c-di-AMP riboswitch aptamer (ydaO/yuaA leader) from a soil metagenome, 137 nucleotides, folded computationally. The coordinates come from a structure-prediction model, not an experiment, and the mean pLDDT is 82. It matches the Rfam family "c-di-AMP riboswitch aptamer (ydaO/yuaA leader)". Its family is annotated with cyclic-di-AMP binding and regulation of gene expression in the Gene Ontology. Rfam 15.1 lists 7,607 matches to the family in 2,262 species. The RNAcentral record of the sequence draws on MGnify. Of the family's consensus pairs, 96% are formed in the model.

[in-house]
RNA sequence: UGCCUAAGUUCCGCGCCACACGCGGAACACGGGGGACCCAAGGAGGCGCUAAAAGGCCUCAGGGGCGAAUUGGCGCAAACGCCAUAGGACACUUCCGAGUCCGAGCCCGGCAGCUAACCCCGUCGGCGCUUAACGGA
Numbered sequence: 001u002g003c004c005u006a007a008g009u010u011c012c013g014c015g016c017c018a019c020a021c022g023c024g025g026a027a028c029a030c031g032g033g034g035g036a037c038c039c040a041a042g043g044a045g046g047c048g049c050u051a052a053a054a055g056g057c058c059u060c061a062g063g064g065g066c067g068a069a070u071u072g073g074c075g076c077a078a079a080c081g082c083c084a085u086a087g088g089a090c091a092c093u094u095c096c097g098a099g100u101c102c103g104a105g106c107c108c109g110g111c112a113g114c115u116a117a118c119c120c121c122g123u124c125g126g127c128g129c130u131u132a133a134c135g136g137a
Stems, first nucleotide, its partner, number of pairs: 001128004008028008029123006039113001043060005062111001063108004071084005087102004094137004
């Protein structure tokens, strides 16, 4: 001085020589989850009430969230590797074209559709450059 990401700015108090740094708090900003009517959805088996069911209870198959990061094929059964792919990123912004990359990882814990009011939570981490950061509109 820039890039990815929601992941930042300011103020107050304390520590400190300190406007740096650390801890605590607040506001704003950005982001995420839960949560009605309506709409959508309504697995299988068992128990039990009953004329027979449904509601109810139990068990099983599970199910869900953040993120661009999903899906397919091959190598082996797996770990893992390769190829491709939905999707995503690249210097004021948008569109078009070109090029280069990513296409991971983690969490909840039997449970959550949408969802107004309302409630709760996050602000990490990882990289680059020194006139360069493509072209056109």